[in-house]
Context: one part of a larger RNA
Molecule: large-subunit ribosomal RNA, domain IV
Organism: metagenome
RNA sequence: UCAUGACUAAGGAACUAGGCAAAAUAACCCUGUAACUUCGGGAGAAAGGGUUCCCACGUAAAUGGGACGCAGAGAAAUGGUCCAGGCGACUGUUUAACAAAAACACAGGGCUUUGCAAAAUCGUAAGAUGAAGUAUAAGGCCUGACACCUGCCCGGUGCUGGAAGGUUAAGAGGAGAUGUCAACCGUAAGGCGAAGCAUUGAAUUGAAGCCCCAGUAAACGGCGGCCGUAACGAUAACGGUCCUAAGGUAGCGAAAUUCCUUGUCGGGUAAGUUCCGACCUGCACGAAUGGUGUAACGAUCUGGAUACUGUCUCAGUCAUGAGCUCG
Numbered sequence: 001u002c003a004u005g006a007c008u009a010a011g012g013a014a015c016u017a018g019g020c021a022a023a024a025u026a027a028c029c030c031u032g033u034a035a036c037u038u039c040g041g042g043a044g045a046a047a048g049g050g051u052u053c054c055c056a057c058g059u060a061a062a063u064g065g066g067a068c069g070c071a072g073a074g075a076a077a078u079g080g081u082c083c084a085g086g087c088g089a090c091u092g093u094u095u096a097a098c099a100a101a102a103a104c105a106c107a108g109g110g111c112u113u114u115g116c117a118a119a120a121u122c123g124u125a126a127g128a129u130g131a132a133g134u135a136u137a138a139g140g141c142c143u144g145a146c147a148c149c150u151g152c153c154c155g156g157u158g159c160u161g162g163a164a165g166g167u168u169a170a171g172a173g174g175a176g177a178u179g180u181c182a183a184c185c186g187u188a189a190g191g192c193g194a195a196g197c198a199u200u201g202a203a204u205u206g207a208a209g210c211c212c213c214a215g216u217a218a219a220c221g222g223c224g225g226c227c228g229u230a231a232c233g234a235u236a237a238c239g240g241u242c243c244u245a246a247g248g249u250a251g252c253g254a255a256a257u258u259c260c261u262u263g264u265c266g267g268g269u270a271a272g273u274u275c276c277g278a279c280c281u282g283c284a285c286g287a288a289u290g291g292u293g294u295a296a297c298g299a300u301c302u303g304g305a306u307a308c309u310g311u312c313u314c315a316g317u318c319a320u321g322a323g324c325u326c327g
Stems, first nucleotide, its partner, number of pairs: 001322008010313002014311001019308001027051005036041001038145001052067005068072001080306007087298002092104002108143007120129003146293004151223003156220002158216005165211003171205002176200005184191002224242005251285001252282001263279005
């Protein structure tokens, strides 16, 4: 010096990113117990008191009397507590070996597919799962207890339905064209050229899809701008105008979302970029990509209080082991 353990005057979080670590609390019995609440809880809330031994009584529990010690749950083991807020309802699951969470799951809710040789999935197939099930079932997607709710937009993309018209493949079709050539013409070169064969090939016909017409947002998604106006000033219930498929409703709001920003006001502190309550100027909340609340729960995150302490003021001492020297 390091590691582990123990104690410490006065103070008691002044330490620190943060009470990290440590201390404190602790068992059993009795008294007593708030807000809130889904009436179950919260709750071991909190806050207090008792605990050994002997005798009597008694089934016991309890009660009464007495005794000792600094100390009676005499050692060890064995909850600190309270207030407020965010997130997630909860128990659960997870990055085997840096993340346990607000992430995943969940019961509940919704949309959608599927009538059974089901849909969906694996396989070339046979076959198998689904299921020895049958729509109170099975698959996919989203949301995530509960309470109150879940607004407007179908123009785009998707999905579903429709079939009048347009477009449209192979195929069918075969008008026509070309090559070859008998015959014919020509002295010749060559010309013309039926049938056949071969190569092409117009019109016409021809499904789904797309165009088109509807529906559908707990499908993917979206949910405006400018100007003016009230008898102080300010503001604008009101009016005008442009654009849109429609212009954000309820609720919430400097928020896990607010840049400016340590916004402003209030609370808490002697002093508070954090915290709590408001305001609304929402850079850039918002309704199952769910909105807002919420008792209980959480090795969750944030702020405060009390108890407690070597975290600190500020260090000191002790024990054991290592380090160091010699061997």